[in-house]
RNA sequence: GACCGACAAAGGCAAACCUGCCGAAAGACAGGGGCGCAAAGUUAAGGGUCUAAAGUUUCUUGAAGAAAGGAACUAUGACAGCCUGGCUACCGAA
Numbered sequence: 001g002a003c004c005g006a007c008a009a010a011g012g013c014a015a016a017c018c019u020g021c022c023g024a025a026a027g028a029c030a031g032g033g034g035c036g037c038a039a040a041g042u043u044a045a046g047g048g049u050c051u052a053a054a055g056u057u058u059c060u061u062g063a064a065g066a067a068a069g070g071a072a073c074u075a076u077g078a079c080a081g082c083c084u085g086g087c088u089a090c091c092g093a094a
Stems, first nucleotide, its partner, number of pairs: 004092002012037002017032004022027001035081001041087003045084003048079003054074008
């Protein structure tokens, strides 16, 4: 230095849930909380998943190419605590 990860030491992070707050939603943020985590630090590059404001197509109502409502599809929105990859890092028994 690389791998590795101990009933080690010192510390770290924080799931569900609750409250507040932002958002169309998914979800984010702050406080509480603590299931877990040795990269549960970071990065949406590949795969995957979630959402669909908006758009497209289509159906229904309708006199209507107005308007309203439904369905399908689409990420330009998200998730790093789903997997892979990139970058960085504390400690040191075997």
The RNA shown here (c-di-GMP-I riboswitch aptamer) has 94 nucleotides and comes from a Syntrophomonadaceae bacterium. It was read from a public genome assembly, where an Rfam model found it. Its Rfam family is "c-di-GMP-I riboswitch aptamer". Its family is annotated with cyclic-di-GMP binding in the Gene Ontology.